The RNA shown here (FMN riboswitch aptamer (RFN element)) has 121 nucleotides and comes from a mouse gut metagenome.
It matches the Rfam family "FMN riboswitch aptamer (RFN element)". Rfam describes the family as follows. The RFN element is a highly conserved domain that is found frequently in the 5'-untranslated regions of prokaryotic mRNAs that encode for flavin mononucleotide (FMN) biosynthesis and transport proteins. This element is a metabolite-dependent riboswitch that directly binds FMN in the absence of proteins. In Bacillus subtilis, the riboswitch most likely controls gene expression by causing premature transcription termination within the 5' untranslated region of the ribDEAHT operon and precluding access to the ribosome-binding site of ypaA mRNA.The FMN riboswitch structure, reported in present an FMN-bound six-stem junction, adopts a butterfly-like scaffold, stapled together by opposingly directed but nearly identically folded peripheral domains.
The sequence is in RNAcentral, with records from MGnify.
RNA sequence: UCUUCAGGGCAGGGUGACUUUGCGGGGGCAGAGAAUUCCCUACCGGUGGUACAGCCCACGAGCCGAAAGGCAUGAUUCGGUGAGAUUCCGGAGCCGACAGUACAGUCUGGAUAGAAGAAGA
Numbered sequence: 001u002c003u004u005c006a007g008g009g010c011a012g013g014g015u016g017a018c019u020u021u022g023c024g025g026g027g028g029c030a031g032a033g034a035a036u037u038c039c040c041u042a043c044c045g046g047u048g049g050u051a052c053a054g055c056c057c058a059c060g061a062g063c064c065g066a067a068a069g070g071c072a073u074g075a076u077u078c079g080g081u082g083a084g085a086u087u088c089c090g091g092a093g094c095c096g097a098c099a100g101u102a103c104a105g106u107c108u109g110g111a112u113a114g115a116a117g118a119a120g121a
Stems, first nucleotide, its partner, number of pairs: 001121005012040003018033006042106002044096002046059004054094002062071003076092005098109003
C1' cells in the first nucleotide's frame, strides 16, 4: 500500500390507546381487530488490554454546532478458589444512541453506510 472479514437479541401470557361493524334519539352498549414499544416473563452483549470482562482501563458507528465543544458515553456488588480474578465458580443486581410507530437494548429506518480492530498478500 492492497485484499478479505468485522453486532447479538421478543418465546408465552395480560392489558387495550386506537380502528372498525352493529344496535340506540342520545349518554352509551355489544362484537371484531389492535403493542416484539405498556405490565409479568423471556432473550442479547462489538474491539484491544488484563487470570477468561456488557457494567475495571482504553477504543468504536450516529446526532447538534462555523469552531471550540456537547450529547450518544450507560451500568456491580457479596461470598469462594487462587500468588494473582469487580474477568473464573456460586448468589443477588444493574445498563443499553437517534428517527418512526401505542412509550422500543430486541421491530422498521439512516445502514448495500461507517468503524475500533482481525487475518492475509